[in-house]
Source information: A computed fold for a 76-nucleotide RNA from Novosphingobium sp., annotated as Fluoride riboswitch aptamer (crcB RNA motif). Rfam family: Fluoride riboswitch aptamer (crcB RNA motif). On this family, see Baker et al., Science 2012: "Widespread genetic switches and toxicity resistance proteins for fluoride". NCBI's taxonomy places the organism under Bacteria, Pseudomonadati, Pseudomonadota, Sphingomonadaceae, Novosphingobium.
RNA sequence: GCCCGCAACGGCGAUGGAUUUCCGCCGGGCAUUCCGCCGAACCGCUCUUGCAAGAGCUGAUGAUUCCUACCGGGCG
Numbered sequence: 001g002c003c004c005g006c007a008a009c010g011g012c013g014a015u016g017g018a019u020u021u022c023c024g025c026c027g028g029g030c031a032u033u034c035c036g037c038c039g040a041a042c043c044g045c046u047c048u049u050g051c052a053a054g055a056g057c058u059g060a061u062g063a064u065u066c067c068u069a070c071c072g073g074g075c076g
Base pairs, nucleotide, nucleotide: 009027010026011025012024013023016067017066018065020063022062028038029037030036044057045056046055047054048053
């Protein structure tokens, strides 16, 4: 110096906010004396369908526990 792995930390996990001794994934490059720029993880499902495109469906969670919004039913 390069590659791989682990830990820590940061980011992400189809609609808002919070929660967690939880789960999975990503973590590189450029610039500068300061604001930064590019990139990764991520961006649901079914049918028709070569692709495109068309039609249809579920859920505010990756998962746990809640709040808010929406939807359905019952009672007053």